[in-house]
RNA sequence: AGCCGAGUCCUCGCGCCGGAGCGGGGAGCGGGGGAACCGCCAUUCGGGCUGAACGGUCCUCACGGGCCGAGGGGUACCUUCUCCCCUAAGCCGACAGCUAACCUCGUAGGCUUUGAAGG
Numbered sequence: 001a002g003c004c005g006a007g008u009c010c011u012c013g014c015g016c017c018g019g020a021g022c023g024g025g026g027a028g029c030g031g032g033g034g035a036a037c038c039g040c041c042a043u044u045c046g047g048g049c050u051g052a053a054c055g056g057u058c059c060u061c062a063c064g065g066g067c068c069g070a071g072g073g074g075u076a077c078c079u080u081c082u083c084c085c086c087u088a089a090g091c092c093g094a095c096a097g098c099u100a101a102c103c104u105c106g107u108a109g110g111c112u113u114u115g116a117a118g119g
Stems, first nucleotide, its partner, number of pairs: 001112004008027007028107006038097001044094001046095001047092004054069006070087005077119005
């Protein structure tokens, strides 16, 4: 300087001064719950939420692996093709369709660039 992602910015108080912490407020962005109308007849085979992170099929005792489909990301303005990469993890706790008002939560973490054409 840039990339994935909502995860950025401003401000106040206390603390600290061989220190870089703790707590609060606001804006922006993101998520959940929540009427009518509409929708669903569903519920141990539990159910549901964030996220791209799902489906099918074959192999393995299992772990795990292969293939196909589908979804997601890529770098210096944008689009397309190509090439490369990912398809994890976590949460709620018997419970939630949509949903105005309203209520509420988060604002992390991790990384470093394929080439071409057109505008």
c-di-AMP riboswitch aptamer (ydaO/yuaA leader) from a soil metagenome, 119 nucleotides, folded computationally. The sequence is in RNAcentral, with records from MGnify. The prediction has a mean pLDDT of 85. It matches the Rfam family "c-di-AMP riboswitch aptamer (ydaO/yuaA leader)". Its family is annotated with cyclic-di-AMP binding and regulation of gene expression in the Gene Ontology.